[in-house]
Record summary:
This is a predicted structure of a 127-nucleotide RNA (Guanidine-I riboswitch aptamer) from Pararobbsia alpina.

């Protein structure tokens, strides 16, 4: 310098802000203001948390199928392990059970009401 370790989507939370709700001040009152306002809606993690799908990796089952055996037992036959069976191996589909690694990390902009562990971003950069 190149390559190389899956992806998705949910529920929840660490966190965030103020659009809507409440709170609170100000006002007769319509309203305004206010997030250094607990909080409800809302937003939300590559590197938090649980489970799930999809796709890999190992493994067991199933199974087409090969291989040997007159070792045993039957069967048929004097051609042959031919056929039952016996051992051993064992696809492709499926089905079960396991796993599916680490992982420090900005400035700076984006969106939306508005901001963040949200996107840029497993990024620049460090190791």
């Nucleotide at each position: 310098u190149c390559u190389u370790a899956g992806g998705g989507a949910u529920g929840c939370u660490a966190g965030g802000g103020u659009u809507c709700c409440g709170g609170u001040u100000c006002g007769c009152a319509a309203g305004a203001a206010u997030g250094c306002c607990u909080g409800g809606u809302c937003c939300g993690a590559g590197a938090g948390c649980a489970g799930c799908c999809c796709g890999g990796u190992g493994u067991g089952c199933c199974c087409a199928g090969g291989c040997g055996a007159u070792c045993a037992c039957a069967g048929a036959g004097c051609a042959g392990g031919c056929u039952g069976u016996c051992g051993c191996c064992a696809g492709a589909c499926g089905c079960g059970c396991a796993c599916u690694a680490c992982a420090c990390g900005g400035c700076g902009g984006g969106a939306u009401a508005a901001a963040a562990g949200c996107c840029c971003g497993g990024g620049a950069g460090a190791u």

Description: Taxonomically the source falls in Pararobbsia (Bacteria, Pseudomonadati, Betaproteobacteria, Burkholderiaceae). The prediction has a mean pLDDT of 80. Its Rfam family is "Guanidine-I riboswitch aptamer". Rfam describes the family as follows. This family represents a conserved RNA structure found upstream of the ykkC and yxkD genes in Bacillus subtilis and related genes in other bacteria.